[in-house]
Molecule: transfer RNA
Organism: Gemmataceae bacterium
């Protein structure tokens, strides 16, 4: 250059015919213990990589760009 996947909470992922963004560790608090671990309950936490269009309405549909991965030459 060319095609093809992928970016969503600190961290591994979920969330389909487009319809209120969640889960599990983490972290904070609580109970419980002579502390503490553990083990239960409760909380915190996101401009869904960035912009632009399409829509009543986009994490999903189009375009542009950005950053990683495979292929192909």
């Nucleotide at each position: 250059a060319g095609g093809g996947g992928c970016g969503u909470a600190g961290c591994u992922c979920a969330a389909u015919u487009g319809g209120u963004a969640g889960a599990g560790c983490a972290c904070u608090c609580g109970u419980c213990u002579c502390c503490a671990a553990a083990a239960c309950g409760a909380g915190c936490g996101g401009u869904u990589g960035a912009g632009u269009g399409u829509u009543c309405g986009a994490u999903u549909c189009a375009c542009u760009c950005c950053g990683c991965c495979c292929c192909u030459g």